[in-house]
The RNA shown here (Bacterial RNase P class A) has 382 nucleotides and comes from Phenylobacterium sp. Model confidence (mean pLDDT): 76 of 100. Its Rfam family is "Bacterial RNase P class A". By type it is a ribozyme. RNAcentral holds the sequence, with entries from ENA. The gene name in the source record is rnpB. The source organism's lineage runs through Bacteria, Pseudomonadota, Caulobacterales, Caulobacteraceae and Phenylobacterium.
RNA sequence: UCAGACGGCCGGGCGGUCGCGGCGGCGCAAGCCGUCGAGGAAAGUCCGGGCUCCACAACGACAUGGCGGCGGGUAACGCCCGCCGGGGGCGACCCCAGGGAUAGCGCCACAGAGAGCAGACCGCCUCGGUCUCGACCGAGGUAAGGGUGAAAGGGUGGGGUAAGAGCCCACCGCGGACCUGGAGACAGGGACGGCAUGGCAAGCCCCGCCAGGAGCAAGACCGAAUAGGGACGCUGCGCCCAUCUCGCAUGGGCAGGACUGUCGUAGGUCCGAGGCGUCCGGGUAGGUCGCGAGAACCGUCCAGCAAUGGGCGGUCCAGAGGAAUGAUCGCCGCGCCGGCUCGCCGGCGGCACAGAACCCGGCUUACAGGCCGUCUGAUCCC
Repeated sequence: UCAGACGGCCGGGCGGUCGCGGCGGCGCAAGCCGUCGAGGAAAGUCCGGGCUCCACAACGACAUGGCGGCGGGUAACGCCCGCCGGGGGCGACCCCAGGGAUAGCGCCACAGAGAGCAGACCGCCUCGGUCUCGACCGAGGUAAGGGUGAAAGGGUGGGGUAAGAGCCCACCGCGGACCUGGAGACAGGGACGGCAUGGCAAGCCCCGCCAGGAGCAAGACCGAAUAGGGACGCUGCGCCCAUCUCGCAUGGGCAGGACUGUCGUAGGUCCGAGGCGUCCGGGUAGGUCGCGAGAACCGUCCAGCAAUGGGCGGUCCAGAGGAAUGAUCGCCGCGCCGGCUCGCCGGCGGCACAGAACCCGGCUUACAGGCCGUCUGAUCCC
């Protein structure tokens, strides 16, 4: 210098004017003054908690959902840190749903002879036969080579054999014990076994572990008007009468109303005890709380490889309810374009993703441009 890996941070700045929301003060009021006013993701709502109510009130089981190497951190986690194993990269470093396939069930497309009780298409070899004498047919052996496939019942090399084959041997792999090291996942070792029942569990399933449900429209308190409920008192069926369990009760007669298309007459069916006053309780509208001093932030020291924990000092930092956090001007910064006397001038762009709503810890996703640190590889110079 170039190419890259990992981690952290910023994500416009200052000032003027006008405007908006919360709180405090002053003022009879209009208003004035002071102060504070988005984010690293406020987002997705995917995990984990706090808080609240409901349920069970001891625990367990079943179902359902999730998680899955080991150790640690944490309020907790599916998060984070350290380590182990596997895979990728020359390397810094990155990726992994990383328990169980002799508990059982299921699946393995296409191709291929054969895909799960393995298999024999082309080959290779032996024997027999035929003949046109190097081919064909038949019987057997074999699984080295070819071919198919994601995968073909260990791999490489040697011996062996008619040809072959863990048939035998060496190394590698694998298996169950043993020894050593480690807290553990696991690693290393020398013997033994001749190799056996391949893969898929982000198919069902099995094992272990974790979860009661709903969510701030949770929930708590205050609480009208109107309507409706209850208690008591007064008055009372439109008129008359009777009865009793004394109630806005029941029954009868007369009168009344509605319907039977309209009117009249006769009949039928149905309706016809409420009103006023006082008090009580529930709910609604509305109001208040929940609602921000916290697993908080900043600085510093200590313990620890780290995640993180602890001590000391300091700070107070939006709140809300369909929702304020904006507009404009000047200077500077940034990007683009043009000019040129090469470091200034002019113009344009308003300039990433986005925007709190009960609150925290994570994860994931979006993000113009820029800054810092550590490390790796290559090249050049001294």